[in-house]
Context: one part of a larger RNA
Parts: sequence; C1' cells; structure tokens
RNA sequence: CUGGGCGUAAAGCGCUCGUAGGCGGAUCAGUCAGUCAGAGGUGAAAUCCCAAGGCUCAACCUUGGAACUGCCUUUGAUACUGCCAGUCUUGAGGUCGAGAGAGGUAAGUGGAAUUCCUAGUGUAGAGGUGAAAUUCGUAGAUAUUAGGAAGAACACCAGUGGCGAAGGCGACUUACUGGCUCGAUUCUGACGCUGAGGAGCGAAAGCGUGGGGAGCAAACAGGAUUAGAUACCCUGGUAGUCCACGCCGUAAACGAUGAAUGCCAGCUGUCGGGGGGCAUGCCCUUCGGUGGCGCAGCUAACGCAUUAAGCAUUCCGCCUGGGGAGUACGGUCGCAAGACUAAAACUC
Repeated sequence: CUGGGCGUAAAGCGCUCGUAGGCGGAUCAGUCAGUCAGAGGUGAAAUCCCAAGGCUCAACCUUGGAACUGCCUUUGAUACUGCCAGUCUUGAGGUCGAGAGAGGUAAGUGGAAUUCCUAGUGUAGAGGUGAAAUUCGUAGAUAUUAGGAAGAACACCAGUGGCGAAGGCGACUUACUGGCUCGAUUCUGACGCUGAGGAGCGAAAGCGUGGGGAGCAAACAGGAUUAGAUACCCUGGUAGUCCACGCCGUAAACGAUGAAUGCCAGCUGUCGGGGGGCAUGCCCUUCGGUGGCGCAGCUAACGCAUUAAGCAUUCCGCCUGGGGAGUACGGUCGCAAGACUAAAACUC
C1' cells in the first nucleotide's frame, strides 16, 4: 500500500456557503498524453533465486542461468480516461403562470392574566402545608368594585400540521425580504456533485456598555423536615430572564444516522399543488413533503426497510482496548469564563 468500520459496541464536523483538489450526462470527428502490444538500448559487479561444481559436510567459494518487476528510444493499437473541436437535452439553471407556509428583519396595534398604586364596599383574619411555621393584616389585609401604571408572554385555533441549512420559528396589521412546490415545455446547453484549508450562521448559560425590571428565580436569608438537611416543601429574594449594540462558539447542537445521484414489492394516514371522471363530495391518477405498518434485502441483535441501516457510484469527515485524558505542555482565539488543536510517563 491493500484489507475493516462509523443508528445503539470506538467512530458523521452543530449547520451552511465555498477555494484548491477529487469525481463527473448523451453523441460525432480529431489527437495519442495516460493505457495496451511488439522491437531495440540500458538496468556495473557483488547480493537474492535456480542448477551444477570445489573445500570430508556446512557456512563459505567457483561457474552458468534466471532475475533486476525500472528508465529511455522506436513501431503500432484506439475500446476506456485525458486533451482539442462540434452537436444534443434527460442533469443543472433561467423565463412565464399559479400556490402554501409560526422562514427572516423592522415598525405599530390588541385582549386575557399577574403585580403595584389610588378610591369605594367591608371586617378579622389571610396565606401556606402532609401538618405547620417564617410571612401579610385593626396604621384595615384577604375578598370584591371602579380607575390608573408597568413589564413579560401570546390561552382557544394546535394537528407524529407547516416553514427553515441547522440553531430555531406560534396574538394581529403593515412594510421590506430569503427559500420552496406545482404547471407550461418557452430559453441556455453539462453551466454539475463533493469539498482539505477558509468564511458565515449557530439554543441555553455566561461576559462588556447602556437601558428595563411585572412575573419567575441560581446565589442568599428565614421557616419547616431530619440523627444531620449546606437538599427535596414553604415565606422572601439578588444576579439573570427582557431591549439595543458587541463578545462567547458550546449542548443528549439527536434521526445519537455526512452530502449528492441512480436503482429495488406493497398497504395506509396526513400536508401543498396539478390532471381526469361524475352521483358535487367522493373516486382514479400524478408531483413534492411528512408519519405508521410491512416484502425482498441488510443487521450481532434490537431493528432499518423508496425519508434505508437495501443494491451501487463519487467526494468529505471520523475510529483503532480501558484508565491516565478531551487532561498536561506548546500554539491560535477570547475582556474573562474558557474554546479549538492535542500527547506521554504510568497502570489494568
């Protein structure tokens, strides 16, 4: 080098864009670089291998052969790959016509609830728990009515429903804006796939500056419980949760399943389009999503099964016994917290 793997045993980068590189549709000419065949030259000797022979044997030595799988030159072959020049439309993209959607950003608006404030009614409790107590209340609480303020979240609709690359997205309206699907077969004519580095996005928590702060609530305080209770339960309560801008860059970032393409039984639900049929609310059919079951096949089993973990191809990432350790050291990044990269001794 070849050879094995990555749903759960070690192993798919959190996700996307994209540079280099790798790989790449149909057809027709040309070329002959790769490729294949023939010939020639070279490939020192020794060594290795084979066959003989010589030291009593062997090691060793001698002779001969083969080999030296390579390089160069030359003559051919032209299927495949490459290169060059055309053509094509199925891959890809555009155009036109429709469509669905919590996709994103910004501004504005709304109602329910909670808390607080003011005023009225009203009187002795309220609250909380397994039971209590801390706590609140005659300076009038709880309850109830009216008015006001503030912040945050959007009940029902709601659905293995929808959208998004992932993270994620759920009141309403408007503006701006990304992607997707279907239909027409109208245009371009391989423009494609993947993607080392790189760049961007990236929940929550956390950090910086400035706001905001209703509810909730790490820390903290108190009350209980308990042998103890630095907890579970209760009463309070600060960061934080919210907004703007800037960092951080991690998650069981999960489908624990990389991306792309083709092929390989079906049945059934649902979402968005198209076509056809009529008995007008059903049937047939087609494309794209999202679920359940299930054949072949696969799998150690569990299970997967046209949304593959099946059969193949291309490209990338990753794994190689457990612990030490995702640690030390070094480097890069970061305000910090830390992140990324990443060992060894030793030990079983």
This is a predicted structure of a 348-nucleotide part of an RNA (small-subunit ribosomal RNA, central domain) from an uncultured prokaryote.
The full RNA is in RNAcentral, with records from ENA.
The prediction has a mean pLDDT of 89.